[in-house]
Context: one part of a larger RNA
């Protein structure tokens, strides 16, 4: 000087408390451990691994296993020889299947006719190749403490020196934020602001959006003329600054209350992550040193596996019901996506879906709501709750759903009556609850990332638990 203390003082945070909803019990989904296996590829490991890499494993992916092939190689550059191709069509052998090995047809450009370019085949070796090892050799990227308020420097001063001072102190703040004081005076990286979005107003513009007034018009409708007021769209501005008033305070910083205002004291949300810590994570995104393999640890193909199952844990979904289930009627979003696509009206089917196809490269067309509301029924039961599991019959994608997809109908109708110790999230348009969309994607979400609808309760307070910050004290620790 730090670090640590079941030392002290002060302060903060959904840290506790006050509340609401959960998890832990059940069934299922998913990840992990373990076990099993020919293989169940690899990585991630307290917080900060475990719906994580994976925004999507039937083949492919795929790195794993079994078996079959290839060896200058699936891919790149150079050299030599040959050919005129490559692609495409037909076809033979091969094998359990494929990879693989052939046959026939078709078949380049420029040219000074020497050749050149391009492509293919063969050969030789230089080399290729490696998701093989080392994240404790590395770059890059990322997590975390933590959006915590800290971390430093120059000059000066003090100290023999390590160092100190500044950065401590009195107030104040979300903040090393600001004020005052002071052997310090200044400065940098952080904080804040500048950026995006949302909330109010003005203005510009008025189609694909809108319809107040005027006219036409329909079974229906901004459908039509017309208009751009309004809504909206999307550009430019304004607006909030403790600016104003009062109290407190050191006449300061600031704080409390009030006015006006759409908004008030950083308005809400986001992006933004200082010096550093954890030899944190990643050699399997990529790059890369060194080591290792080179008829194999490379490469290719078929099939299997990553989907196993006594069990243990994490994260979710669905429930256990009446604030509910079922049936009928009826209303209202936002944000997105769409051409090998989204697909309306119509027809067929109980339905998944099929047939057919208007419209739309979209403010134009389509995908497109549910909870809610109005009625009816059930009457507290393992039930008209709950839907696992199973049987049968179908649909869709795709060469192909056996291992191993999703969906529909009928039948079947398990556990479960609110969950021990313990534990998680959340302070407002939040929690809870309800549906919708997108990425990935042929198909395959209860996951993820977004979107809107309905919409609470509680917060006395800081004694205690956890984490963090500042000052101080002790130390046999560095």
């Nucleotide at each position: 000087u730090g670090a640590c203390g079941g030392g002290g003082a002060c302060c903060c945070g959904c840290a506790c408390a006050a509340g609401c909803a959960g998890c832990g019990g059940a069934g299922c989904a998913u990840g992990u451990g373990g076990u099993u296996u020919a293989a169940u590829u690899c990585g991630a490991a307290g917080c900060a691994a475990c719906g994580c890499g994976a925004a999507g494993a039937a083949c492919c992916u795929u790195a794993c296993c079994a078996g079959g092939g290839c060896u200058u190689g699936a891919c790149a550059u150079c050299c030599c020889u040959c050919u005129g191709a490559c692609c495409g069509g037909c076809u033979g052998g091969g094998u359990a299947a494929a990879a693989c090995c052939g046959g026939c047809c078709u078949u380049c450009u420029c040219u000074u006719c020497g050749g050149a370019g391009c492509a293919g085949a063969g050969g030789u070796g230089a080399c290729a190749g490696g998701u093989g090892g080392u994240g404790c050799a590395u770059g890059g990227u990322u997590g975390u403490c933590g959006u915590c308020a800290g971390c430093u420097c120059g000059u000066g001063u003090c100290g023999u020196g390590a160092g100190a001072u500044g950065u401590u102190g009195g107030g104040u703040u979300a903040a090393g934020u600001c004020c005052c004081g002071c052997a310090a005076c200044g400065a940098g990286c952080g904080c804040a602001a500048c950026c995006c979005u949302u909330g109010c107003c003005u203005u510009u513009a008025g189609u694909u959006g809108c319809c107040a007034g005027c006219a036409c018009g329909u079974u229906a409708a901004g459908g039509u003329g017309g208009g751009c007021a309004c809504u909206c769209u999307a550009g430019a501005g304004g607006g909030a600054c403790u600016g104003c008033c009062g109290g407190g305070g050191a006449c300061a910083a600031c704080u409390c209350g009030g006015a006006g205002g759409a908004a008030g004291g950083u308005g809400g949300g986001g992006a933004u992550g200082a010096c550093g810590u954890c030899a944190a994570a990643u050699c399997a995104u990529c790059a890369u040193g060194c080591c290792c393999c080179u008829u194999a640890u490379g490469u290719u193909c078929u099939g299997g596996g990553c989907u196993a199952c006594a069990c243990a844990c994490g994260u979710g979904c669905u429930a256990c019901a009446a604030u509910g289930g079922u049936c009928g009627g009826u209303a209202c979003a936002g944000a997105g996506a769409g051409a090998g696509g989204c697909a309306a009206g119509g027809c067929a089917g109980u339905g998944a879906u099929g047939c057919g196809g208007a419209g739309c490269a979209a403010a134009a067309c389509u995908c497109u709501a549910a909870a809610g509301c109005c009625g009816a029924u059930c009457c507290c039961a393992g039930u008209u709750c709950g839907g696992a599991c199973u049987g049968c019959a179908g649909g869709c994608u795709g060469a192909a759903a056996c291992u191993c997809g999703c969906c529909u109908g009928c039948a079947c109708g398990a556990a479960g009556u609110c969950g021990g110790a313990g534990u998680u999230g959340c302070u407002a348009g939040u929690a809870a609850u309800c549906g919708c969309g997108a990425a990935u994607c042929a198909g395959a979400a209860c996951g993820u990332c977004g979107c809107g609808g309905u919409g609470a309760a509680u917060g006395c307070g800081u004694u205690c638990c956890c984490g963090g910050g500042u000052c101080u004290u002790g130390u046999a620790c560095a």